Notes
Two RNAs folded together computationally: RNase P RNA and transfer RNA, 433 nucleotides in total. Rfam match: Bacterial RNase P class A. The family's RNA type in Rfam is ribozyme. Its mean pLDDT, the model's own confidence on a scale to 100, is 79.

[in-house]
RNA sequence: GGAGUUGGUCAGACAGUCGCCGCUGAUACCCCUCAAAAGGUAUUGGGGGAGGAAAGUCCGGGCUCCAUAGGGCAGAGUGCCAGGUAACGCCUGGGCGGCGUGAGCCGACGGAAAGUGCAGCAGAGAGUAGACCGCCUAAGCCCUUCGGGGCCGGUAAGGGUGAAAGGGUGCGGUAAGAGCGCACCGCGCGCCUGGCAACAGUGCGUGGCAAGGUAAACCCCACUCGGAGCAAGACCAAAUAGGGACCCAAUGGCGUGGCCCGCGCUGGGUCCGGGUAGGUUGCUUGAGCGCUGUGGUAACGCAGCGCCUAGAGGAAUGACUGUCCACGACAGAACCCGGCUUAUCGGCCGACUCCCCAU
RNA sequence: GCGCCCGUAGCUCAGUUGGAUAGAGUAUCGGCCUCCGAAGCCGAGGGUCGCAGGUUCGAAUCCUGCCGGGCGCG
Numbered sequence: 001g002g003a004g005u006u007g008g009u010c011a012g013a014c015a016g017u018c019g020c021c022g023c024u025g026a027u028a029c030c031c032c033u034c035a036a037a038a039g040g041u042a043u044u045g046g047g048g049g050a051g052g053a054a055a056g057u058c059c060g061g062g063c064u065c066c067a068u069a070g071g072g073c074a075g076a077g078u079g080c081c082a083g084g085u086a087a088c089g090c091c092u093g094g095g096c097g098g099c100g101u102g103a104g105c106c107g108a109c110g111g112a113a114a115g116u117g118c119a120g121c122a123g124a125g126a127g128u129a130g131a132c133c134g135c136c137u138a139a140g141c142c143c144u145u146c147g148g149g150g151c152c153g154g155u156a157a158g159g160g161u162g163a164a165a166g167g168g169u170g171c172g173g174u175a176a177g178a179g180c181g182c183a184c185c186g187c188g189c190g191c192c193u194g195g196c197a198a199c200a201g202u203g204c205g206u207g208g209c210a211a212g213g214u215a216a217a218c219c220c221c222a223c224u225c226g227g228a229g230c231a232a233g234a235c236c237a238a239a240u241a242g243g244g245a246c247c248c249a250a251u252g253g254c255g256u257g258g259c260c261c262g263c264g265c266u267g268g269g270u271c272c273g274g275g276u277a278g279g280u281u282g283c284u285u286g287a288g289c290g291c292u293g294u295g296g297u298a299a300c301g302c303a304g305c306g307c308c309u310a311g312a313g314g315a316a317u318g319a320c321u322g323u324c325c326a327c328g329a330c331a332g333a334a335c336c337c338g339g340c341u342u343a344u345c346g347g348c349c350g351a352c353u354c355c356c357c358a359u
Numbered sequence: 360g361c362g363c364c365c366g367u368a369g370c371u372c373a374g375u376u377g378g379a380u381a382g383a384g385u386a387u388c389g390g391c392c393u394c395c396g397a398a399g400c401c402g403a404g405g406g407u408c409g410c411a412g413g414u415u416c417g418a419a420u421c422c423u424g425c426c427g428g429g430c431g432c433g
Base pairs, nucleotide, nucleotide: 001355002354003353004352005351006350007349008348009347010346012324013323014322015321016320017319018318020049021048023046024045025044026043027042028041029040030039051330055341056340058339059338060337061336062335063229064228065227066226070261071260072259073258075225076224077223078222079221080094081093082092083091084090095109096107097106098105099104110220111219115218116217117214118213132159133158134155135154136153140151141150142149143148167185168184169183170182171181172180186209187207188206189205190204191203192201193200194199233281234280235279236278243272244271245270246269247268248267252266253265254264255263288307289306290305291304292303293302294301295300325328360432361431362430363429364428365427366426369385370384371383372382387403388402389401390400391399409425410424411423412422413421
């Protein structure tokens, strides 16, 4: 200098004017009162006002009601090990496998020696294997021109088919062959050693090797999961009727539960008629943010100090002007939080790898 | 807020459960028929199976994540 990997961070800047939505101080008036407070209106001052994804609603939790969510069945989810966490399908570290020269990246990564199912076409044979070509003719039988040929057979080493053909290489062995025997490699099982564990080992022993693939097919194993959602729920309150008819019924009905048990409440359902008005709260101080110290490889935890940072209810954050630059992407909160995924112009900072050049 | 469904040829739809050739009708094009046209008959072309990734020997079909459209409940 070039190419790349990875972690973090910012999200046009500054100034002025006029607006919008909450909060708050002061003054005046209204209302009320014995007097105040609270409340309302107006004027004025101060301060705050979208995001890294506010998104998708894909997971997990808080909160609220139903029982403090209890037992069983069904169903759903997760799936190497350990740790973190309120919890998770998230994160961190490790193991194993794969990719890359490397920094690094990726992995739905339990079980196919419990069972069932599935595999078109091709091929001889497709799952307790299989003689199409080839190889062999030792034993037995037949023929012979004595070279051999045929029958009965043997054989999974070679060819061929296929995604897949039931360990690999070599030597021995054989009629030809074959774990048939042996050596090495691989594999299974047991023990030992290291590690919390997953797992690893040029360790020891043992088995000729059996047990192909598919579980994002059914299934088995282990673990987890009750339902609903802020239109949850709570408080205040107007009107009203404790209305009429019919039906069902205490081994009943209701409580939004997939079902049963259990638990709680208790008459319930349909139709007709009548009436109506909504307000307040939940609402943002929270598993919060920043800095420092400290434990830990890390995720993260602990301690101290400091900070307050939208809260609407048809829904606010906009418009204009000036200057500057790298000319500005994706995109707008609606109960809250932790993740994941997806969208995104670019800038800055840190760590690391490979190649080339110079010293 | 919660729940569910769909996307296949220009158009309307099968095929998805149970994996192995992507099909039907209609439209288009060519030919036959006719004096000409329509109808009819024969034939042909036309597909990223919404997109991307994965599982598998093999994916429209199974799984995951996105995109677009629609429906229901409060």